[in-house]
RNA sequence: GCCGAGGUGCUGGAAUAGGCAUACAGGCCGGUCUCAAAAACCGGUGUCCGUAAGGACGUGAGGGUUCAACUCCCUCCCUCGGCA
Numbered sequence: 001g002c003c004g005a006g007g008u009g010c011u012g013g014a015a016u017a018g019g020c021a022u023a024c025a026g027g028c029c030g031g032u033c034u035c036a037a038a039a040a041c042c043g044g045u046g047u048c049c050g051u052a053a054g055g056a057c058g059u060g061a062g063g064g065u066u067c068a069a070c071u072c073c074c075u076c077c078c079u080c081g082g083c084a
Base pairs, nucleotide, nucleotide: 001083002082003081004080005079006078007077010026011025012024019067027045028044029043030042031041032040046057047056048055049054060076061075062074063073064072
């Protein structure tokens, strides 16, 4: 240099003939149980604004297409594999 795979909450990781972003698991927080704890079970857990209802933003970065993009197109950055 060329080819391929990938980058998503705190972590691992789903979601693709474009249509509810974060299913599921772990972690963390609160609760139940217990004399106490562990285990188990229940609920919560992206960011910002708001008393609340609710709203805006968010999938490596920046653009584009579209009513609508994690998903398609372009240019970069990073990681892994192959070829030279």
Record summary
Transfer RNA from a Candidatus Omnitrophota bacterium, 84 nucleotides, folded computationally. Its mean pLDDT, the model's own confidence on a scale to 100, is 80. Its Rfam family is "tRNA". About the family: Transfer RNA (tRNA) molecules are approximately 80 nucleotides in length.